[in-house]
RNA sequence: AUGAUGGAUGCGGGAGAGACCUGCACAGGCAGGCGCCGAAGGAGCAAUCUGGUAAGAACUCUCAGGCAAAUGGACCGUAUCCGGAUG
Numbered sequence: 001a002u003g004a005u006g007g008a009u010g011c012g013g014g015a016g017a018g019a020c021c022u023g024c025a026c027a028g029g030c031a032g033g034c035g036c037c038g039a040a041g042g043a044g045c046a047a048u049c050u051g052g053u054a055a056g057a058a059c060u061c062u063c064a065g066g067c068a069a070a071u072g073g074a075c076c077g078u079a080u081c082c083g084g085a086u087g
Stems, first nucleotide, its partner, number of pairs: 006082008018034001020033005035067003041063001042061003048054001049052001
């Protein structure tokens, strides 16, 4: 002096699925029931390596979460910061 992988934060975008039924309640909401969704999180599986307490996902499951708005939201873009691979 360059500033990789990775991490944090702000901003913008961001899908799917009942504003279902019953009861209480002025509404919001709460409880129960049935039906659904997958892109928070979580769990499971392959190739692979000859080796196991290894191994991925946007795949599968639906525990959790969600099914008007709000909130949340994998992921994408951008800015700042941490960090310091590499030259």